[in-house]
Context: one part of a larger RNA
């Protein structure tokens, strides 16, 4: 090299761009490098294998053959593969112009609630639990009512609903950006996967600063045999915001990406296209999504079932019995926690 897998058992990198490799559309036409046939050369001997022949047989010796499935050389064939030409539109992809969205960035601005300041009205309690206490209040609080005042969050709408590669994204405006999808035009294989690199990457967590309404540690009061808790009263680091690390998560669809092909039903979203039309509004045909059932089939079984985990081929990633162990060494990398790579011994 050659095997069987990867929804739950072992196993799909957290997601994408992209380098090298590997794959790679239809039609002609040349080449002949693959590939197929053949010829010449050689592939020592001995050993296999075959026929013969020696020792009384046989093992064992020995003649002869064919075999050595490989190299080289040289001819012919051209269906696939390759290369080189000229073409084509069905893969991509560009341009125009509409459509749909919490897609991303940056500023601004808004209402209701918490809290909290300052006045008014008013008086004895608030507040809290199972039940209390700590705590606040006659220095006038809770209750009400007006004035400002600040930081987090955006109720209903909201949705099996929509974007966006993922992580994720939901008050409102505006002003810069991305991608989707639907027609028509125009390039004319430009495509697919992707070691290595590059990018991005909840939440905690670290570094300067700057802001702090709720609140891990932690103080205090209870509950209790204890109570490092659940409950309640303050309240710090974080939350929030700029830079700048960190790179992990049940990073879940426990399902990688891209292309083909195979019965249907019912719903949503958003374009299209006919039939209708004054509009609404129905219907029916296809497109892109997203969801519920299920034919075939696959599956250990649970389920999946055109969004396949169903037939297929392309190329990347992983796994190979439990523990020891995602541990130790050593290396990259980070301010540091730490993260990446990752054994053995020995035990069942």
């Nucleotide at each position: 090299c050659u095997g069987g897998g990867c929804g739950u058992a072992g196993a799909g990198c957290g997601u994408g761009c992209g380098u090298a490799u590997g794959u790679g559309a239809u039609c002609g036409u040349u080449u002949a490098a693959u590939u197929c046939c053949g010829u010449u050369g050689u592939g020592a001997a001995a050993a296999c294998c075959u026929u013969g022949g020696g020792c009384u047989c046989a093992a064992c010796c020995u003649g002869g053959g064919a075999a050595c499935u490989g190299c080289a050389c040289u001819g012919c064939a051209u269906a696939c593969u390759g290369g080189g030409c000229g073409a084509c539109u069905a893969u991509a992809g560009u341009g125009u112009g509409g459509u749909a969205g919490a897609g991303g960035g940056u500023a601004g601005c808004g209402g209701a609630a918490u809290u909290c300041c300052u006045g008014g009205u008013g008086u004895a309690a608030c507040a809290g639990u199972g039940a209390a206490a700590u705590g606040c209040u006659u220095a006038g609080a809770g209750a009400u009512c007006a004035c400002a005042a600040c930081g987090a969050a955006c109720a209903u709408c909201c949705a099996u609903g929509g974007c966006g590669a993922a992580u994720c994204c939901u008050g409102c405006u505006a002003c810069c950006u991305g991608g989707a999808u639907g027609a028509c035009a125009c390039u004319g294989a430009c495509a697919c996967u992707g070691a290595g690199g590059c990018a991005c990457g909840a939440a905690a967590g670290c570094g300067u600063g700057a802001a702090c309404a709720g609140g891990a540690u932690u103080a205090g009061g209870a509950u209790u045999a204890u109570a490092u808790a659940c409950c309640c009263u303050g309240g710090u680091a974080g939350u929030c915001c700029a830079c700048g690390c960190c790179c992990u998560a049940a990073a879940c669809g426990a399902u990688g990406c891209g292309a083909a092909c195979u019965g249907g039903a019912u719903g949503u979203u958003g374009g299209g296209u006919g039939c209708a039309a004054u509009u609404u509004g129905c219907c029916a045909c296809g497109c892109a999504g997203u969801a519920u059932u299920g034919a075939a089939g696959c599956u250990a079984a649970c389920g999946c079932g055109u969004u396949a985990a169903g037939u297929u081929g392309a190329a990347c990633g992983c796994c190979u019995g439990g523990g020891g162990a995602g541990u130790a060494c050593g290396g990259u990398u980070g301010c540091a926690a730490g993260a990446c790579u990752g054994a053995a011994a020995u035990u069942c």
Overview:
This is a predicted structure of a 348-nucleotide part of an RNA (small-subunit ribosomal RNA, central domain) from Pseudomonas sp. YJARG-1. The RNAcentral record of the full RNA draws on ENA.